Record summary:
Predicted 3D model of a 102-nucleotide RNA (Glycine riboswitch aptamer) from Rhodoferax koreensis. Model confidence (mean pLDDT): 79 of 100. Taxonomically the source falls in Rhodoferax (Bacteria, Pseudomonadota, Betaproteobacteria, Comamonadaceae). The model forms 89% of the base pairs in the Rfam consensus. The sequence is in RNAcentral, with records from Rfam and Ribocentre. RNAcentral records the identical sequence in 2 taxa.
């Protein structure tokens, strides 16, 4: 200096599943003399149903054992389920941070 690989960074793409039920209190609007009633929006908790592509767990396999340990498969602990937003395995591009190899 060039190239490759791994991790990280930036950008782009990126699925699935309830606008669920109940309770509470908060805000706005309408009606009402008050108690209250209805509607809208979002918050918290509980319950049921569901998703799977953050993470996690299990399995194949290796091993006498201890243990190690693949997945986009399985489980759903965590997370998530109208739109928006956010998250998102994975894919591509970019520069060049870091490590290592030639």
């Nucleotide at each position: 200096u060039c190239g490759a690989c791994a991790c990280g960074g930036u950008c782009a793409g990126g699925a699935g599943a309830g606008c669920g039920u109940c309770u509470g209190g908060c805000g706005c609007g309408u009606g009402a003399a008050u108690c209250c009633a209805c509607g809208c929006a979002g918050c918290a908790g509980a319950c049921c149903a569901c998703c799977g592509a953050a993470g996690g767990c299990g399995c194949a396999c290796c091993g006498c054992a201890a243990g190690g340990g693949u997945a986009a498969c399985g489980c759903u602990c965590a997370g998530g389920u109208a739109c928006c937003a956010g998250g998102g395995a994975c894919u591509g591009a970019c520069a060049a941070g870091c490590g290592c190899c030639g």